[in-house]
Order: sequence, then C1' cells, then structure tokens
RNA sequence: CACCCAUCCAGAGCGGCCGAGAGACCUGGCUCGACGACGCCGCAGCAACCUCCCCGCCUCGCGGGGGCGGGUGCUCACGCCGGGACCGAUGGAGG
Repeated sequence: CACCCAUCCAGAGCGGCCGAGAGACCUGGCUCGACGACGCCGCAGCAACCUCCCCGCCUCGCGGGGGCGGGUGCUCACGCCGGGACCGAUGGAGG
C1' cells in the first nucleotide's frame, strides 16, 4: 500500500507545552474554542479487537466468562446530524 473479515447510538479526564481555528473530505446545519479548543507530551482511566486466564461444546474450531499482565485502540455531542462519494476510522488475518 491494495484485497478480505469484524466493529462504529455503551464506556472512560487531569496536568504541562503550544497559540487559532477544530469536529476526516464536499455541502447545509449544529457544536467546541483566547475561561486556550485542535494538536503534541506525561500520567490516569475506559474497553475487550488480538494476546493471556477459566469454563463448556458439535474440539485444526466455536461459544460464554474474567480484566493482574502484554500489543493496539479509545476517553464532547451516534463516525455530532441530513445529503454526497472509489466514503472514513480502528482492530484482525494473510500478501
């Protein structure tokens, strides 16, 4: 980077730095933002995709449960909402 599979109305914030826009893109709304948003870093937390542990079964696998540890992810509002498009994001698997 392209293909495939799953998920996207639940849940979870403080501190430091920076300084003007941000909520992916187009459009119409709405929201957040100098009482410092967005972003970056640290810590804390949420969750249960992978790993891990336990149980069951129709046992190369599937289902249920757990959340001490490891790999990601996430922590305003349903992916903020309606419409649009080669939609997007995250995880997993293989190339």